[in-house]
Context: one part of a larger RNA
RNA sequence: UGACGGGGGGCCCGCACAAGCGGAGGAACAUGUGGUUUAAUUCGAUGAUACGCGAGGAACCUUACCCGGGCUCGAACGGCGGGGGACGGGCACUGAAAAGUGCCUUCACGCGAGUGUCCCCGCCGAGGUGCUGCAUGGUUGUCGUCAGCUCGUGCCGUGAGGUGUCGGCUUAAGUGCCAUAACGAGCGCAACCCCCGCCGGCAGUUGCUAACGGGCAAUGCCGAGGACUCUGCCGGGACUGCCGGCGCAAGCCGCGAGGAAGGCGGGGAUGACGUCAAAUCAGCACGGCCCUUACGUCCGGGGCGACACACGUGUUACAAUGGCGGGUACAGCGGGAAGCGACCGUGCGAGCGGGAGCGGAGCCCGAAAACCCGUCUCAGUUCGGAUCGGAGUCUGCAACCCGACUCCGUGAAGCUGGAUUCGCUAGUAAUCGCGGAUCAGAAUGCCGCGGUGAAUACGUUCCCGGGCCUUGCACU
Numbered sequence: 001u002g003a004c005g006g007g008g009g010g011c012c013c014g015c016a017c018a019a020g021c022g023g024a025g026g027a028a029c030a031u032g033u034g035g036u037u038u039a040a041u042u043c044g045a046u047g048a049u050a051c052g053c054g055a056g057g058a059a060c061c062u063u064a065c066c067c068g069g070g071c072u073c074g075a076a077c078g079g080c081g082g083g084g085g086a087c088g089g090g091c092a093c094u095g096a097a098a099a100g101u102g103c104c105u106u107c108a109c110g111c112g113a114g115u116g117u118c119c120c121c122g123c124c125g126a127g128g129u130g131c132u133g134c135a136u137g138g139u140u141g142u143c144g145u146c147a148g149c150u151c152g153u154g155c156c157g158u159g160a161g162g163u164g165u166c167g168g169c170u171u172a173a174g175u176g177c178c179a180u181a182a183c184g185a186g187c188g189c190a191a192c193c194c195c196c197g198c199c200g201g202c203a204g205u206u207g208c209u210a211a212c213g214g215g216c217a218a219u220g221c222c223g224a225g226g227a228c229u230c231u232g233c234c235g236g237g238a239c240u241g242c243c244g245g246c247g248c249a250a251g252c253c254g255c256g257a258g259g260a261a262g263g264c265g266g267g268g269a270u271g272a273c274g275u276c277a278a279a280u281c282a283g284c285a286c287g288g289c290c291c292u293u294a295c296g297u298c299c300g301g302g303g304c305g306a307c308a309c310a311c312g313u314g315u316u317a318c319a320a321u322g323g324c325g326g327g328u329a330c331a332g333c334g335g336g337a338a339g340c341g342a343c344c345g346u347g348c349g350a351g352c353g354g355g356a357g358c359g360g361a362g363c364c365c366g367a368a369a370a371c372c373c374g375u376c377u378c379a380g381u382u383c384g385g386a387u388c389g390g391a392g393u394c395u396g397c398a399a400c401c402c403g404a405c406u407c408c409g410u411g412a413a414g415c416u417g418g419a420u421u422c423g424c425u426a427g428u429a430a431u432c433g434c435g436g437a438u439c440a441g442a443a444u445g446c447c448g449c450g451g452u453g454a455a456u457a458c459g460u461u462c463c464c465g466g467g468c469c470u471u472g473c474a475c476u
Base pairs, nucleotide, nucleotide: 002475005473007471008470009469010468011467012466013465014464016460017459020424021423022422023421024420027316028315029314030313031312032311033310034309035307036306043054044053065302066301067300068299069298070297071296077125078124079123080122081121083120084119085118088105089104090103091102092101093100094099107116108115109114127291128290130289131288132287136285137284138280139279140278141276143274148187149186150185151184152183153182154163155162156161167178168177169176193268194267195266196265198236199235200234201233202232203231204230208225209224212223213222214221239262242256243254244253245252246251318417322376323375324374325373326372327371328370335364336363339358340357343354344353345352346351383414388409389408390407391406392405393404394403430452431451432450433449434448435447436446
C1' cells in the first nucleotide's frame, strides 16, 4: 500500500430488512439438471453468476452418440499431370438405404489444330463437433448503472508511497459548493440518442367525418371536406426559470403560482480501471498436440424421449370474488404469397371441399377477463383434470419407438402445502387474453403487446450486498 480474515467506531445507500400483496416448498403434469440405467442414452454450462441455460423449436434430417452396411483424393473446394469418354437423364436388377451392375439416349464453341465444362486415374493441398478456454483472439456473465479508477506537473517522505481523491455542507452521482500544498486533466456520473406523455407547423390516402349534398333496412356508403381523430416528419415545451422560507455558497423545503408534465417527468439504450487463470477451441477464428482405408465421410435403423429416485424453473388446480349454459361489448404490438384466408357448403368437432379480398393504415383482424340472464348450493362436487380405452383430423416420404389437435368414454392426486424461501414501490404487483421469432408439423418456454388494476413503506435496530472515512492485530 492492498485485500480482507475476525473485529471495533462514524456516515450513507439498495425490495436488504421492516410494512404489504402474490407465489415457491405439499399434488398432477410440462421442462431442464443430478443420479441410475443403457449398445448409445452426444457435448458443454455447476454457489451467487449452472439447472424452460447454448437449443429462437431432436419423428428422418438436425446429430456431434450407438449398431450395421459402404467409400478412401475422399461429402465440398483450389491446383498439376495423364488417359479415355462425354456429362446428364431414363429404365431394369441386387440392396434396408447408401451404393453397385447392366441397357437405352446423349455436349458446347471453333473452318481447323484445339479450347471450355463434366466424369475417371495418379498426385499436391484436404477433412476432424478429436484434446487443451490453464497457450489465445473475439464475444459474454458477474460485482454493478455500484461511484468509483487513474494520470501530468508540483509538494512531502531515505524509500515503498502519500498528497490531489482528505475535511464541512450537499447530491441519484468523485453531483456540486466551501475549505485546502496542491493546481489541472482523463476514463466513469450527467448530458447529447430512442420510445411514451402536451402543443404547434407541414402533409391528407388505404385513415377521419364537423358542415353541405345524394343514397340506404343499416353503415363515411357516395360526392365532398382537412375542421376533428389519427398517421408521419420538423419544431416548441421544464430550467429550481418565478414567489416565499432556510443556508456563506452549493443546495434543500413549501407543491406556492403557472403548466399536459415538475424538481433526474416515466421507460430504454449506454456497463469505468478491474475481479472471478469465471464462460465459450461445439458459433467463428487461431498456436500447440493427436487421427489419416479413420478420431475423415455417405447411408439405414436406433438413441438424444430410458426411470427406483433427488433438485431447479414453470403450467393446471384444490373452487362460489367460482364452475357451466345463453346473450351483449371494448384493444395494442405484430405477421402474411409454396402465405394470411373472409364468406358459402359440409362435419358434433379437429377439419375438409370451394373461394372473394390482400405483397396489405385497404383483406385476413371477431380478444379474454368484463357485463346481463339462468343454473349449480359446499359435496372430492356440474370443483379438478392426470391417466387409460376407443374412434378420428392434420402436417410430413414416414407419427411404432417419438408429433400436435378433435370427439366419446374413463375420471387419479389434490380441500392452500413443514422447516425454509422468491418476486414486486404504480399503470407496478396480481390477473386476462393477443401477437411474433424458430418452424412442414410440434410451447405450459422465450421475446413483445395491450385489457382490468391494488395494498404498503413507521423507520434503518437487526439479516444480505455495496460506497466513504477511521481504528487495530496477523498477512501480502

The prediction has a mean pLDDT of 81. Predicted 3D model of a 476-nucleotide part of an RNA (small-subunit ribosomal RNA, 3' major domain) from an uncultured bacterium.